SAM riboswitch aptamer (S box leader) from uncultured Cellulosilyticum sp., 114 nucleotides, folded computationally. Of the family's consensus pairs, 97% are formed in the model. NCBI's taxonomy places the organism under Bacteria, Bacillati, Bacillota, Cellulosilyticaceae, Cellulosilyticum. Its mean pLDDT, the model's own confidence on a scale to 100, is 80. RNAcentral holds the sequence, with entries from MGnify.

C1' cells in the first nucleotide's frame, strides 16, 4: 500500500506527570474535582489455545465450517454509537425553507492475510 471482516456491548475514586485533548470539517463535549499521554490494573474486538454441541465428507480415524463457554499468549482497547456530522438517495413535516428518520457510500480505527 492492497484485500476481507468488525466498529449501538465491555473495561480502576490506582501511580507518574503536567495542559491541552476528543483523527480531519462544522458542532458539541472532556480537562487544575488533573484530562490527553506513560506504567500498573482491567476488558475481551481479531488472531491463538482448550472443551462441548450441530452440519457436511468419510467404513473409521479424521477433516472443514459454525454456535457457545473458558483462558489471556500476540496485537488492540478502557468518556460520550467511530460523540454527532460531512456526500448521496428515500421517507416524514412545512405554503416553501428549516428540521427529523432510515439506508448506502466516503473518511477513520482495529485485526488477519498478501
Nucleotide at each position: 500500500u492492497c484485500u476481507u471482516a468488525u466498529c449501538c456491548a465491555g473495561a480502576g475514586a490506582g501511580g507518574c506527570g503536567a495542559a491541552g485533548g476528543g483523527a480531519c470539517u462544522g458542532g458539541c463535549c472532556c480537562g487544575a474535582u488533573g484530562a490527553u499521554g506513560c506504567c500498573c490494573a482491567g476488558c475481551a474486538a481479531c488472531c491463538u489455545g482448550a472443551a462441548u454441541g450441530u452440519a457436511u465428507a468419510g467404513c473409521a480415524a479424521u477433516a472443514u465450517a459454525u454456535a457457545c463457554u473458558c483462558a489471556a499468549g500476540g496485537u488492540g482497547c478502557u468518556a460520550a454509537u467511530u460523540c454527532c456530522u460531512a456526500c448521496a438517495a428515500a421517507c416524514u413535516u412545512u405554503u416553501a425553507u428549516c428540521a427529523g428518520u432510515u439506508u448506502g457510500g466516503a473518511a477513520g480505527a482495529u485485526a488477519a492475510g498478501a